[in-house]
RNA sequence: GAAAAAGGCAAACCAGUCGAAAGUCUGGGACGCAAAGCCAUAGGGCCUUCCGCGUGCGCCAUGCGUGCAUCGCGCUGCGGAUGGCAGCCUGGCCGCCGAA
Numbered sequence: 001g002a003a004a005a006a007g008g009c010a011a012a013c014c015a016g017u018c019g020a021a022a023g024u025c026u027g028g029g030a031c032g033c034a035a036a037g038c039c040a041u042a043g044g045g046c047c048u049u050c051c052g053c054g055u056g057c058g059c060c061a062u063g064c065g066u067g068c069a070u071c072g073c074g075c076u077g078c079g080g081a082u083g084g085c086a087g088c089c090u091g092g093c094c095g096c097c098g099a100a
Stems, first nucleotide, its partner, number of pairs: 001097001008033002013028004018023001031087001037093003042090003045085003051079004056075004061070004
């Protein structure tokens, strides 16, 4: 599932928590949800980038051949899950209530 009833979950946002971030968790809160219950070690997809690289920009320091080189930091660009999302889809597992 009945334009049912009972019961359930809880988006955005706010506060706190953990985290580099994505995001998680707790409380409030309800946009919605018939699996919006579980699985991210089933597949696809999406998000993030601690990290790596630089031919980019800025700053500091050092070196000397005095306008370049190197180290570091910040910004920025690119690359990348070992991090996440089950309320993106398929799949797997499990399950509450109830007439005709």
A computed fold for a 100-nucleotide RNA from a soil metagenome, annotated as c-di-GMP-I riboswitch aptamer. The coordinates come from a structure-prediction model, not an experiment, and the mean pLDDT is 81.